A computed fold for a 72-nucleotide RNA from a Patescibacteria group bacterium, annotated as transfer RNA. NCBI's taxonomy places the organism under Bacteria, Bacteria candidate phyla. It matches the Rfam family "tRNA".
RNA sequence: GCGGGUGUAGUUCAGUGGUAGAACGCCAUACUGAUAAUAUGGAGGCCGAAAGUCCGAUUCUUUCCACCCGCA
Numbered sequence: 001g002c003g004g005g006u007g008u009a010g011u012u013c014a015g016u017g018g019u020a021g022a023a024c025g026c027c028a029u030a031c032u033g034a035u036a037a038u039a040u041g042g043a044g045g046c047c048g049a050a051a052g053u054c055c056g057a058u059u060c061u062u063u064c065c066a067c068c069c070g071c072a
Stems, first nucleotide, its partner, number of pairs: 001071007010024004018055001026042005048064005
């Protein structure tokens, strides 16, 4: 330099056009002598950045950024 892949909650991931979910983790309450476990509730992300298409974009298109793989 060329090609391909990934980027969504603290972590691991789902979501393939109609204003985003799960598990684990965190906080509170109940239970306990106290923890753990369990149950219930809650906080936490507008989706890597910018632009385009569309009534509407995490999702489609383009460019850029980061990381990974391959080729040279």